[in-house]
This is a predicted structure of a 102-nucleotide RNA (Purine riboswitch aptamer) from a Coprothermobacteraceae bacterium. It matches the Rfam family "Purine riboswitch aptamer". Rfam describes the family as follows. Riboswitches are metabolite binding domains within certain messenger RNAs that serve as precision sensors for their corresponding targets. Allosteric rearrangement of mRNA structure is mediated by ligand binding, and this results in modulation of gene expression. A class of riboswitches that selectively recognises guanine and becomes saturated at concentrations as low as 5 nM. In Bacillus subtilis, this mRNA motif is located on at least five separate transcriptional units that together encode 17 genes that are mostly involved in purine transport and purine nucleotide biosynthesis. It has also been shown that some members of this family are specific for adenine instead. Hence this family are termed purine riboswitches. The family is grouped with related families in Rfam's "Purine riboswitches". Gene Ontology term of the family: purine nucleobase biosynthetic process. Model confidence (mean pLDDT): 83 of 100. The organism belongs to Coprothermobacteraceae, within Bacteria.
RNA sequence: AAUGUUAUUAUGAGUAACUCCUGUGUAAUCCCCCUAAUAGGGUGGGGGAGUCUCUACCUGCAGACCGUAAAUCUGCAGACCACAGGGGUGAAGAAACGCCUG
Numbered sequence: 001a002a003u004g005u006u007a008u009u010a011u012g013a014g015u016a017a018c019u020c021c022u023g024u025g026u027a028a029u030c031c032c033c034c035u036a037a038u039a040g041g042g043u044g045g046g047g048g049a050g051u052c053u054c055u056a057c058c059u060g061c062a063g064a065c066c067g068u069a070a071a072u073c074u075g076c077a078g079a080c081c082a083c084a085g086g087g088g089u090g091a092a093g094a095a096a097c098g099c100c101u102g
Base pairs, nucleotide, nucleotide: 017089018088019087020086021085022084023083024082025081026056029049030048031047032046033045034044041066042065050057058078059077060076061075062074063073064072
């Protein structure tokens, strides 16, 4: 000096992940069809639009309105999801971990 083995320390990384906050999207919104009830009622189902966007598109409460018809309307409060940023926490013996395809 080279190679091999073992051990240790690193790299991976303050990353993935978890959690909290914020921003963007979307107004947890709108349209259509079928269906149910009728002032002690105002329901249930399907389809579509909306996001440089996957998913979701509901729940509760309060009020209005409709004189018995077929139609609802308004307000308030409460999420999840995608991506990005910030705070906290924080892996993997690399045969790890991640991504792509089947």